This is a predicted structure of a 1190-nucleotide part of an RNA (large-subunit ribosomal RNA, half B) from an uncultured Bacteroidales bacterium. The sequence was found in a public genome assembly. The coordinates come from a structure-prediction model, not an experiment, and the mean pLDDT is 86.

Context: one part of a larger RNA
RNA sequence: CACGGCUAAGGAACUAGGCAAAUUGACCCCGUAACUUCGGGAUAAGGGGACCUCGCCGUAAGGUGAGGCGCAGAGAAGUGGCCCAGGCGACUGUUUACCAAAAACACAUGGCUAUGCGAAAUCGCAAGAUGACGAAUAUGGCCUGACACCUGCCCGGUGCCGGAAGGUUAAGAGGGGGGCUGAGCGCAAGCGAAGGUCUGAAUCGAAGCCCCGGUAAACGGCGGCCGUAACUAUAACGGUCCUAAGGUAGCGAAAUUCCUUGUCGGGUAAGUUCCGACCUGCACGAAUGGUGUAACGAUCCGGGCGCUGUCUCAGCCGUGAGCUCGGUGAAAUUGUAGAGGCGGUGAAGAUGCCGCCUACCCGCAACGGGACGAAAAGACCCCGUGAACCUUUACUGUAUCUUAGCGCUGAAUCCGGGCAACGGAUGUGUAGGAUAGGUGGGAGACCGAGAAGUGCCGACGCCAGUCGGUGCGGAGUCGCUGUUGAAAUACCACCCUUCCGUUGUCUGGGCUCUAACCCCUUGGUGGGGACACCGCUUGGAGGGCAGUUUGACUGGGGUGGUCGCCUCCAAAAGAGUAACGGAGGCUUCCCAAGGUCCGCUCAGCACGAAUGGCAACCGUGCGGAGAGUGCAUUGGCAAAAGCGGGCUUGACUGGGAGACAUACAAGUCGAGCAGGUGGGAAACCAGGGCAAAGUGAUCCGGUGGCGCCAGAUGGGAGGGCCAUCGCUCAAAGGAUAAAAGGUACUCCGGGGAUAACAGGCUGAUCGCUCCCAAGAGCUCAAAUCGACGGAGCGGUUUGGCACCUCGAUGUCGGCUCGUCACAUCCUGGGGCUGGAGCAGGUUCCAAGGGUUCGGCUGUUCGCCGAUUAAAGUGGCACGCGAGCUGGGUUCAGAACGUCGUGAGACAGUUCGGUCUCUAUCUGUUGCGGGCGAAGGAAUACUGAGGAGGCCUGACCUUAGUACGAGAGGACCGGGUUGGACGGACCACUGGUUUACCGGUUGUGGCGCCAGCUGCACCGCCGGGUAUCCACGUCCGGUCAGGAUAAGCGCUGAAAGCAUCUAAGCGCGAAGCCGUCUCCGAGAUGAGUGUUCCAUAUAGGGCCGUGGGAGACUACCACGUCGAUAGGCAGGAGGUGUAAAGCCGGUGACGGCAAAGCCGACCUGUACUAAUAGCCCGAUACCUUCCGAGA
Repeated sequence: CACGGCUAAGGAACUAGGCAAAUUGACCCCGUAACUUCGGGAUAAGGGGACCUCGCCGUAAGGUGAGGCGCAGAGAAGUGGCCCAGGCGACUGUUUACCAAAAACACAUGGCUAUGCGAAAUCGCAAGAUGACGAAUAUGGCCUGACACCUGCCCGGUGCCGGAAGGUUAAGAGGGGGGCUGAGCGCAAGCGAAGGUCUGAAUCGAAGCCCCGGUAAACGGCGGCCGUAACUAUAACGGUCCUAAGGUAGCGAAAUUCCUUGUCGGGUAAGUUCCGACCUGCACGAAUGGUGUAACGAUCCGGGCGCUGUCUCAGCCGUGAGCUCGGUGAAAUUGUAGAGGCGGUGAAGAUGCCGCCUACCCGCAACGGGACGAAAAGACCCCGUGAACCUUUACUGUAUCUUAGCGCUGAAUCCGGGCAACGGAUGUGUAGGAUAGGUGGGAGACCGAGAAGUGCCGACGCCAGUCGGUGCGGAGUCGCUGUUGAAAUACCACCCUUCCGUUGUCUGGGCUCUAACCCCUUGGUGGGGACACCGCUUGGAGGGCAGUUUGACUGGGGUGGUCGCCUCCAAAAGAGUAACGGAGGCUUCCCAAGGUCCGCUCAGCACGAAUGGCAACCGUGCGGAGAGUGCAUUGGCAAAAGCGGGCUUGACUGGGAGACAUACAAGUCGAGCAGGUGGGAAACCAGGGCAAAGUGAUCCGGUGGCGCCAGAUGGGAGGGCCAUCGCUCAAAGGAUAAAAGGUACUCCGGGGAUAACAGGCUGAUCGCUCCCAAGAGCUCAAAUCGACGGAGCGGUUUGGCACCUCGAUGUCGGCUCGUCACAUCCUGGGGCUGGAGCAGGUUCCAAGGGUUCGGCUGUUCGCCGAUUAAAGUGGCACGCGAGCUGGGUUCAGAACGUCGUGAGACAGUUCGGUCUCUAUCUGUUGCGGGCGAAGGAAUACUGAGGAGGCCUGACCUUAGUACGAGAGGACCGGGUUGGACGGACCACUGGUUUACCGGUUGUGGCGCCAGCUGCACCGCCGGGUAUCCACGUCCGGUCAGGAUAAGCGCUGAAAGCAUCUAAGCGCGAAGCCGUCUCCGAGAUGAGUGUUCCAUAUAGGGCCGUGGGAGACUACCACGUCGAUAGGCAGGAGGUGUAAAGCCGGUGACGGCAAAGCCGACCUGUACUAAUAGCCCGAUACCUUCCGAGA
């Protein structure tokens, strides 16, 4: 340490949380609440019983009565703790095999929707199959989630459904027209039949889309502002704007409420949780269902009773492991190691560098601070023109579905449409006989083959009429002329508009048929049918599926901003020069605002002058540029580049010496020359504009032009060249013609090149101190407070920076254990006081010790309760996870609110959610071995040095004194008694006491009875010696002394005074040194005293018996000259009256009887064992003598 047993008093004070443990427990009897879906809730809760013997009753199970014993009778084992209230989910079930069992999934119920059977749906290339050998009370999809009461408003968007109109629209049909070619024509330019070829207009052409409706238990959505009531407040009421409609019922600080620990009430001594309310709903709300709800739940939250070692606060015991011995024997790890502390330094936290200190050599047992320990090429973060999945109204495709055409594909009939030809009809402004289509011709035309007129019918119609058919009728009618008018009518011709018919041709639709094709069938005269199926082409739908894209800069990334060009500053007097430095502009404009020639001079101010004013136009003066220069700025400009006028187009073509600038590509300036031109008398100027912005490479394509190329040749097609057009390719040197998102399900490669923690640097912020002193403090700056300002210190806050660490430095809080600083919370010593005393304020010295327990919350913090002398502030990787915890945060599950079309997301909330490591070095605590300590030993010391200890209250007294009007109420000193803390001990008290005694259940054994014994947690239970302990007992902090701090003084000069100081001297704190306790000569600086041994002894060891000593070792006692252990005896002490026998009782049982048994304790006693024996164990120097050598 693990697993077990027990525990005084208290009883959840523990903790995130009663986690764990304890309690409860089978059976019988009594009894049982709210609530309820009447089933339940219920084993509710709560209480009682139980063993043995005998009698009676009963067949029996059992009942009852009388007795008996024990602490205890379900005597052991196994075997619910209970209650109250709330959230969620109705329920039993299911789930992430291996971190989530749940409020998630499922579920019965409800609803919407699809589907009529070769069903829809699903798998498949197909055949085929599932659905289903089912048939709408069925099957599929979606949502909801028992039950009860309910489920409002919005159809504008999106989706779905419906819609024979209209618009748009593909292939295909259609071919007006055009290009090329070119017989032929033409001197040529060129024109150009047929054919071929290329192109191709109108028109016909479906679905879809547009459009019109419907649909929300489809996706979804469900407002703002202002005013108003006789206290105030509020607003039933009113106004106004917007909308598709503005949230109904119900619920509401909620699994949803940010502010927030909302406010009130309840519960508690105290309640960030909980319950009940309120309603200000950041951001509830009605089948992504709303609100309730009995029952149920290894669910989540709160409370209570019981019970307890969870705790106050820990102790003892058992077993195992550890440790020692025997056997066997891994692993990660490891640059080499002979591997210390502190201060410093340093890639910014050093065993290794510098300095100082400490340290004889080596082990064993422990602990876990460090070795930025081990493990895992960080999962967070960023980066990669990395990956993978997922989403969608990203892009581009595609399965599939759908549309049309054609094929498979045939027949009959009916009705349409286009075009062409032919025929017939048609035509009303006004004026005018009146219904005048246009143009031309035109003087005649029609008529018994029946004119006018008229009846009926039909068509058209501008309602005037026109045309046609037919009957009657029986001879004329019309034009010319004239009038009117833009135009004149008869008649003829050619046409136009519209309509009808016929034919040809192309084409659409309806209906019918059967023979392709399909289906059923044991047997067709069956069912369908040119459809469907299938194929090709075609338009549409199409995250179902696929491939991809989804920029960079950036004091991390994201959000924001920016991305090209011009001007100025920065820019450091050549050029150039960066930042998410400071300021502004551009993506044009102008046919004059260009060219030239000629001319002119501004702004402003003063004065004068009708309307006229500060300011209009006029005059005079002053006025060098302050004006103007299309637009920003800078530099220019009055010889004007500014202003005006004349004439004009050089706002030219061809080209370009030479320069500037420059990585390239681009960019800039540019004379002379040629051509032609404008202005000017001319010189001359002019290849746009005072200058510097006004922009876009390449590819691809269009248009115009050209003595270019032309796939046998000629043409042509096509290309080239010159000119020009099409890019907010603005991410502007432009990846594609064409592109958005999510990832907490994630992955890979990298980065300390870059964030989050910690460290470092910095110190704005923060904390503290000081200076100045305006002021307040009645008066008075400084008892106390201190504005406006100023100077510092610290390195605990929030930051800045991005320096070590991303081949890993684990992050909040708690627990445990401390240690340091002092800016001191208490206690101690002082000064000042606006100090009477008491109590305070402020300040100086002072770090020795101390510095509480609870309620709430994950909390640190904070608030609250109750205490206290006090409940200090900070550092130590916001000290401490190879020490613990794991409540918070921060993976995967799930839900709410909110955001998002969605995948998903949220320093928002909520429930749940794997914490590894046997210690090599260092460090630390203990314990040994070696060697040394100038011969070897034993014993007793010294004390260099180190460590520990150090707290404080109350009461009594002095004294009701000093002080004070009183109320109140001391210093100093003396005494008593506590709390917390510490040490030791076990007589007392209280635990434990697994080899003591007893009681007792079940069962097995000793043959049976009796008795004894095994096992069941020591079976359970009652006691309990020694031991070890605390809750028990005793003791401790002191008192002297020395030197000081702040401070108070003496004497005393410098400075004839004064002055505590300069010389000198004194007093003065829990603090310092000592005093007290402990360690301590490896104090290698190795000390001292005493004794022993010096002819192998002193001494020690081995070994044995043991121990209140102990991991091992060591230490201590003893070893026959012996009480060391065992045994034995006696005693203490514990249990509590053994067995046997006898007596009493029917019997259980009782009595004779303080018995019997008995670990460790005390005393005694050699009975047993410590026998015999072995091993280790003395050197140097000096002096004298002898010998040898030099």